[in-house]
RNA sequence: UUUAAAUAUUUAGCGCCUGGACACUUGUAAAAGUGUUGACGAGGUUCAGGGUUAUCGAAAGAUUCGGCGGGUGCCCUGAUGGCUUUCACUUAUGGUCAUGAGUAUUGAUUAAAGAGCAGUAGCAAUACUGUAACAAAGCUCAAUACAUAUAGGUUU
Numbered sequence: 001u002u003u004a005a006a007u008a009u010u011u012a013g014c015g016c017c018u019g020g021a022c023a024c025u026u027g028u029a030a031a032a033g034u035g036u037u038g039a040c041g042a043g044g045u046u047c048a049g050g051g052u053u054a055u056c057g058a059a060a061g062a063u064u065c066g067g068c069g070g071g072u073g074c075c076c077u078g079a080u081g082g083c084u085u086u087c088a089c090u091u092a093u094g095g096u097c098a099u100g101a102g103u104a105u106u107g108a109u110u111a112a113a114g115a116g117c118a119g120u121a122g123c124a125a126u127a128c129u130g131u132a133a134c135a136a137a138g139c140u141c142a143a144u145a146c147a148u149a150u151a152g153g154u155u156u
Stems, first nucleotide, its partner, number of pairs: 014069004019065001020037007040057003046079007080098005088154006102146007116131006
């Protein structure tokens, strides 16, 4: 470097560390070296381009501070696609959405960490494992209300 097999992981609230904070070692000290920490889950991708400090709550109350990169959010443009005409099929425009593909309201459904306790590793900072409980948004489901346009084509 190539091939094959096995195991693990598997991709975005995610990764990183030049600041800070913290630990250990050396040093009279200044400081240096080696490390640690640096967001807890829920939710999230039709395609292309552009813009943008990218949704939701939990914990803490000293750093979940600060910075960099990325990004499934949102907005705009275009493309594609669904629904929207009620005899059926179909085209264009408009409207509205994004594949579970109209809007609003109400209800239902849905965490993890921190802290505590126990254990493992480490001199330590700290990391990991087990453990009862504790959200909100959105999606979905149910109910209710509203919306569901215009002009053609084909067939009966």